Context: one part of a larger RNA
RNA sequence: GGCUUAUGGUGAAUGCCUUGGCGCCAAGUGCCGAAGAAGGACGUGGGUCACUGCGAAAAGCCUCGGGGAGCCGUGAACAGGCGUUGAUCCGGGGAUGUCCGAAUGGGGAAACCCGCUGGAGCGCACCUCCAGCACUGGCUGUUGAACACAUAGGCAGUCAGAGGGAACCUGGGGAACUGAAACAUCUCAGUACCCAGAGGAAAAGAAAGGAUUCCCUGAGUAGUGGCGAGCGAAAGGGGAAGAGCCCAAACCAGGCGGUACGCCGUCUGGGGUUGUAGGGCCUGGCAAAAAGGACGGGAGACGUUAGCAGAAAGGUGUGGGAAAGCCUACCAAAGAGGGUGAUAGUCCCGUACGCGAAAACGUUGAACGUUCUGUCAGGAACCUGAGUACUGCCGGGCACGCUAAUCCGGCAGGAAGCUGGGGAGUCCACUCUCCAAGGCUAAAUACGCUUGGCGACCGAUAGUGAACUAGUACCGUGAGGGAAAGGUGAAAAGUCCCCCGUUGAGGGGAGUGAAAGAGAACCUGAAACCGUAAGCCU
Numbered sequence: 001g002g003c004u005u006a007u008g009g010u011g012a013a014u015g016c017c018u019u020g021g022c023g024c025c026a027a028g029u030g031c032c033g034a035a036g037a038a039g040g041a042c043g044u045g046g047g048u049c050a051c052u053g054c055g056a057a058a059a060g061c062c063u064c065g066g067g068g069a070g071c072c073g074u075g076a077a078c079a080g081g082c083g084u085u086g087a088u089c090c091g092g093g094g095a096u097g098u099c100c101g102a103a104u105g106g107g108g109a110a111a112c113c114c115g116c117u118g119g120a121g122c123g124c125a126c127c128u129c130c131a132g133c134a135c136u137g138g139c140u141g142u143u144g145a146a147c148a149c150a151u152a153g154g155c156a157g158u159c160a161g162a163g164g165g166a167a168c169c170u171g172g173g174g175a176a177c178u179g180a181a182a183c184a185u186c187u188c189a190g191u192a193c194c195c196a197g198a199g200g201a202a203a204a205g206a207a208a209g210g211a212u213u214c215c216c217u218g219a220g221u222a223g224u225g226g227c228g229a230g231c232g233a234a235a236g237g238g239g240a241a242g243a244g245c246c247c248a249a250a251c252c253a254g255g256c257g258g259u260a261c262g263c264c265g266u267c268u269g270g271g272g273u274u275g276u277a278g279g280g281c282c283u284g285g286c287a288a289a290a291a292g293g294a295c296g297g298g299a300g301a302c303g304u305u306a307g308c309a310g311a312a313a314g315g316u317g318u319g320g321g322a323a324a325g326c327c328u329a330c331c332a333a334a335g336a337g338g339g340u341g342a343u344a345g346u347c348c349c350g351u352a353c354g355c356g357a358a359a360a361c362g363u364u365g366a367a368c369g370u371u372c373u374g375u376c377a378g379g380a381a382c383c384u385g386a387g388u389a390c391u392g393c394c395g396g397g398c399a400c401g402c403u404a405a406u407c408c409g410g411c412a413g414g415a416a417g418c419u420g421g422g423g424a425g426u427c428c429a430c431u432c433u434c435c436a437a438g439g440c441u442a443a444a445u446a447c448g449c450u451u452g453g454c455g456a457c458c459g460a461u462a463g464u465g466a467a468c469u470a471g472u473a474c475c476g477u478g479a480g481g482g483a484a485a486g487g488u489g490a491a492a493a494g495u496c497c498c499c500c501g502u503u504g505a506g507g508g509g510a511g512u513g514a515a516a517g518a519g520a521a522c523c524u525g526a527a528a529c530c531g532u533a534a535g536c537c538u
Stems, first nucleotide, its partner, number of pairs: 001537009015523001016487002020458002022455009031164002039100003042055003046078001049075003061094006070082003105114003115133007135161009168199001169197005179186001183226001213240005223231002244440003247385001251270008275418001277384003281379006291373006300364006307355002313328004329346002331335001337349003390413007400425001420435005474481002494522001497509004
C1' cells in the first nucleotide's frame, strides 16, 4: 500500500407521513368604483421583528341573532387583565375608515408640498381643526354680448361619466418563425399581439307550419387545394333549451312655426306591423265581456348567510401506552371519515334521520291596481323601410384559392314600389318559396368563484413557482426573472445537579422518556468519501 471482516465518522438517498397542490362532478353564485374602487404607503399591541387583523374610534367600536366556559390572533413565552351581570368566538346590519391611487382645489420625483371660500378654536397677524372648491356631457333655472328681439357665452343647482377586473365575450387592426423536406399562391392563422367596448355572461335571433344558440352524428364524407402541403362543410337525423314581440308609413286628433290661404314643415298622442299578403279608408253585419298578456304590487312559501340535536361496552390481558388478542354484551335510517400514547360502530369530533333566523340577500309568488289585445263580407287603390336593391370593376368573407350563387365593403352607375320585389350555387324558362334596405328579446352555451363530494391523481428533485417569512429572499436601470427551505417525542417530560474545557465549542456522568444510538445540526439514515481494529498478501 492492497483485499476481506468488524466498527465508526460524514453524507443524505430510501421507506413511512402530510398541513399543500392537481383534476373531475354537483349545487349555488358573479361585476367593483366620485357614498372614492382595484392596489398600495404609513401607522396601530404592555414590551412588537415578521405575518394576520384593523385605521388616529386603529388585533378594534355599536347593534341584532347564535353559542355557553373559557379568553386576551400566529411564530412564542412573560407581565398584566377580561369572563355565567354571558366574555373570547361565529353570523346579519351599522359606525369609524390617516395618506396615495380614476384621484378630482393647484402642483408633484405616488403615499408629499402649497392654496381659496365659509365655519370653529376667547381668534380673519400667524397657527390648528371641520366642510366645500377638477374636467366633460345631459337636464333645469338664472344672467346675458356683438345686434332691437334673440342667440352665443357666463353663473348656479342636479344627474351621469371617468378608473379597475384572472379567464370567458363582441368589434376595429393584425404578424412571423414554421409546414410545403427550397420557395412565391398556400400554410402557420384571422392564431399571437395591440386597441375599443360590454356583461355576469357576451354574441346570435323570429326571412316564416315554428327563430337563434349548444352537443352527438352526418364525416375526415361532399368539396376545395402550386388538386402540393394541407384546408374542410352543409342538408338530413338524434338530443339540450324553448318565446316571441315593438317601431317607420297610410289615416285621425292636438300643439307650434311658415303660408303664394290650396296647404307645407315639425312635435306629441292615437292607429298599425304582414306574404295562403297585411294594414289604412268607405259601406254593411256580428260580438261586446270573457279569456289571456304586460307593468306595478308585494301576503306567503322555499333557499343562502351562524347553528341545534343525535343511539350503543364492559371485563381480562401483553405493553410505556390498547383502539391488538381473549371473554361476554349492545346500537344501527348512524359499520362515511377524522382524532385519541398501536388497528375504536358503542371515548371525542362527526355520520343517518330530523330541527333552526332577530337581520340582510336570493328565488318564486296570491290578493289588488294600471294597461293592452275583436271578427266577417263587399268596395276603392292610400301605405308597407332609396342613393337602398341591382349592374360593372376591385377587395374581403363564406370549407369554396374562381367561370361562382349567397353575404360585406370601395369606386362608378342606379330601380320597381303590390299588375311589386328577393331566393332556390353562373345563366334562361317554368315551378316552388319567401318579403330586404328599422329595432328588442329569456333559456339551453363559455369562463371564474363559493360550498359539498369524489379520485387505478402527487406525496417534499413529486404535486402549484410557492406544504415553510413565496411571487418572499435574491438578480436586473427597467420591462422582467425568480429560488432554496417539511418531519424530536404520545406528551417538552427540551436534560435539575456534577465533571473536563477559554465563565467556549463540544463532550462525559446523572436525570426525563418506551427509546436520547429520539437531544433540538433531532424519524428512518443507503452509497460515494474519510478513519479505527484484526486477518491475509506485497

This is a predicted structure of a 538-nucleotide part of an RNA (large-subunit ribosomal RNA, domain I) from Anaerolinea sp.
Its Rfam family is "Bacterial large subunit ribosomal RNA". Its family is annotated with ribosome and structural constituent of ribosome in the Gene Ontology.
The coordinates come from a structure-prediction model, not an experiment, and the mean pLDDT is 81.